[in-house]
Context: one part of a larger RNA
């Protein structure tokens, strides 16, 4: 794992709602006990109603406040309960079930293992070589001093012995801690036999929170115990109806709970609600302005100051300063407004489909929400980010498209068809339908990822300039003169640099735009004619489709693939495909509505039936008992295994074998009443 038994909302009392019976023209019940025997009776104590107000005395259809109430609460006027069964819900109880870590109390426990007490008991073998002591040597005598003696030591090396250093094996071992090889101690705070004392907030500890019987930051054992668990996990049969919330508010509250809103069911009202038109409103967002508050730029005026003249000091002049005011132009603004929509709201009115609405009573789940599109804040106009507003969609949504893809586009699944039409997206192959049809673009496999910036790529459109008095480009000539223009400079001659940039001859030539020379020379180029041709030639702007910017990691790898020059793309047009949408044929169920029947259900129309938490309704079957002294069974029961058939289902009926002795309908009751889950629990494998 897997099969198989088991295994999770009860019981009881009190309250509430609903619902059924039973008494009830205000009344209902009876508790504890009693008698009788499992039938029922007795038992009026009590205890709910029939009156309310007040804090109370107390008054009473009123009462209370107040000195007193015109008043103002609460109640009358509007009267129906009680009592039991059942069901929902809730409250005490273990209270759907399982599950802690812990707290407490009595207790066992030092055969493991710390400490300590008594009493034995073990330490091969080697080396070292203190003090003493005896003896020469020294000395006035000591101290020194040298050989022998000696035999110390938490010495040294190393075996029993004890530990346990470091590696390797071993990790379902040999072993819930061992082996192998190495290692440390080895007369000492050494090592061990046996006996014995100390107990759980306690021992015991050369202290590591370590040891205290494979268990220690508080042993183990039974008891308070079903400790408590806002947390996790799991909750078992079956159709039908209806179908949420992930928000406000408050909370020692944020993953909990209340009340609200949002769901379901039941009574009530009876369109009161949505929708669209229409009429009246209020507003200050979007835009927009710049009158106000602020910012912020440019011209004009120019106070005030500063700086210069002047003057003994002032006066006054003066300005390439500052720059208030005013004015003109032309901006900015969530906390600016002399303007202002569109929605949104509110009221009244009509008007259209019924689909609601609105009390009130019972009863929930839910207060993690997600992305996408608008209107923002807040970051970085970052984030599959965060917060609020609005909507949709997912959650609770199957189904078609975007290869694939909760939230995107299309569309909301009762059922049953090898019938039809169509949405979104498709229509060479893959793959269902067009290699359709018709005018452009594109050459770049763009399409099938990207930005500044850059492009003599080609299409479209429009200005403008030149041209048969021959334009644009080629080619053939020319391109001078004063003068080497003045300065500068070693030199500076069109061409280092400063100034200047004339005037002459000319068809035309610049006191020279570029190459070059040391300086000059030489070569072009502006200008200009000659040849030669064209409706052609320059130079812009705007605008479609390309190009190039353009580099990654397993392998093409940013059309899903082939693969297309259209099967790419911008029109415009027909015609198919293509959901579970919508139509057709049949069949369910549910509301409402009619009509029909009578026990109780039928027809017939219309509309409806996605579906999580959860709410309500109807049913299946499983143990036992009523019913029952019945009914069925050895001519074969129940249970097994297999066909067959009813039922929407849960499940039933019925044959067949096997079994080999009890099962039970039709109506009813009563529950240990239904497993696939809970690292479920016991058994088999």
């Nucleotide at each position: 794992g897997u099969c198989a038994a088991c295994g999770a909302g009860u019981u009881a009392a009190u309250g509430u709602a609903g619902u059924a019976a039973g008494c009830a023209c205000a009344g209902c019940u009876u508790a504890a006990g009693c008698c009788u025997u499992a039938a029922g009776g007795c038992g009026u104590a009590g205890g709910c109603g029939c009156a309310g107000c007040g804090a109370a005395a107390g008054c009473g259809a009123g009462u209370u406040u107040u000195a007193a109430a015109u008043g103002g609460g609460c109640g009358u006027u509007a009267u129906a309960g009680u009592u039991u069964g059942c069901u929902g819900c809730a409250u005490u109880a273990g209270a759907c079930c399982c599950g802690a870590a812990a707290c407490c109390g009595a207790g066992u426990g030092a055969u493991c293992u710390a400490a300590c007490c008594a009493u034995g008991a073990a330490c091969a073998g080697g080396c070292u070589g203190a003090a003493u002591g005896c003896u020469g040597g020294g000395u006035a005598a000591u101290g020194c001093u040298g050989g022998c003696u000696g035999g110390a030591g938490g010495g040294c090396c190393g075996a029993a012995c004890u530990c346990g250093u470091g590696u390797c094996u071993g990790u379902u071992g040999c072993a819930a801690a061992a082996g192998a090889c190495u290692g440390g101690g080895a007369u000492g705070a050494u090592u061990u036999g046996u006996g014995g004392u100390u107990a759980g907030g306690g021992g015991u500890g050369a202290a590591a929170g370590g040891c205290u019987a494979a268990u220690c930051a508080a042993a183990c054992u039974c008891g308070g115990a079903g400790a408590u668990a806002g947390c996790u996990g799991g909750u078992u049969c079956u159709c039908u109806g209806c179908g949420a919330a992930a928000u406000c508010u408050a909370u020692u509250u944020a993953g909990g709970u209340a009340g609200a809103g949002u769901g379901c069911u039941g009574a009530g009202u009876g369109a009161a609600c949505u929708g669209c038109u229409g009429u009246a409103g209020g507003g200050g967002u979007a835009g927009a302005g710049c009158u106000c508050u602020g910012g912020a730029u440019a011209g004009g005026u120019g106070a005030u100051g500063g700086g210069a003249g002047g003057u003994c000091g002032c006066a006054c002049u003066u300005u390439a300063c500052u720059g208030a005011u005013c004015u003109u132009a032309a901006c900015c603004a969530a906390a600016c407004u002399g303007c202002g929509a569109a929605u949104a709201c509110u009221a009244c009115a009509g008007u259209a489909a019924g689909a609601u609405g609105c009390u009130u009573a019972g009863u929930a789940a839910a207060c993690a929400c997600a992305c996408c599109a608008c209107g923002g804040g807040c970051g970085c106009u970052a984030a599959c980010g965060u917060c609020c507003g609005c909507g949709g969609u997912g959650g609770a949504g199957a189904g078609g498209g975007a290869a694939a893809c909760a939230a995107c586009c299309c569309a909301g699944a009762c059922u049953u068809g090898a019938a039809g039409c169509u949405a979104a997206g498709g229509u060479c192959c893959u793959u269902a339908a067009a290699u359709c049809g018709u005018g452009g673009c594109u050459a770049a496999a763009u399409g099938u990822g990207a930005a500044a910036g850059g492009c003599u790529g080609u299409g479209a459109a429009c200005a403008c300039u030149c041209u048969u008095u021959u334009a644009c480009a080629a080619u053939c000539a020319g391109g001078a003169u004063g003068u080497g223009g003045g300065c500068u400079u070693a030199g500076a001659a069109g061409c280092u640099g400063c100034c200047a940039u004339c005037a002459u001859u000319u068809a035309a030539a610049g006191a020279a735009a570029g190459c070059g020379u040391a300086a000059c020379a030489g070569c072009u180029c502006a200008c200009u004619g000659a040849u030669c041709u064209a409706u052609g030639a320059g130079c812009g702007u705007u605008u479609g489709c390309a190009c190039c910017g353009a580099a990654a990691a397993u392998g093409u790898a940013u059309c899903g693939g082939g693969a297309c020059u259209a099967a790419g793309u911008c029109g415009c047009g027909u015609a198919c495909c293509g959901a579970a949408g919508c139509u057709c044929a049949g069949g369910g169920u549910g509301u409402u509505a009619c009509c029909g029947a009578u026990a109780u259900u039928g027809g017939u129309a219309a509309c409806a039936c996605g579906g999580u938490a959860g709410c309500a309704g109807a049913g299946c079957g499983u143990u036992c008992c009523g019913u029952g002294u019945g009914c069925u069974u050895g001519c074969g029961a129940a249970g097994g295994c297999g066909g067959u058939u009813g039922g929407u289902g849960a499940u039933g009926a019925u044959c067949g074998u096997u079994g080999g002795a009890g099962g039970c309908u039709c109506c009813g009751g009563a529950a240990g009443u239904g497993a696939g889950a809970a690292u479920g629990u016991u058994g088999a494998u």
Large-subunit ribosomal RNA, domain II from Candidatus Hodgkinia cicadicola, 685 nucleotides, folded computationally. The full RNA is in RNAcentral, with records from ENA and SILVA. Rfam family: Bacterial large subunit ribosomal RNA. The source organism's lineage runs through Bacteria, Pseudomonadati, Alphaproteobacteria, Hyphomicrobiales and Candidatus Hodgkinia.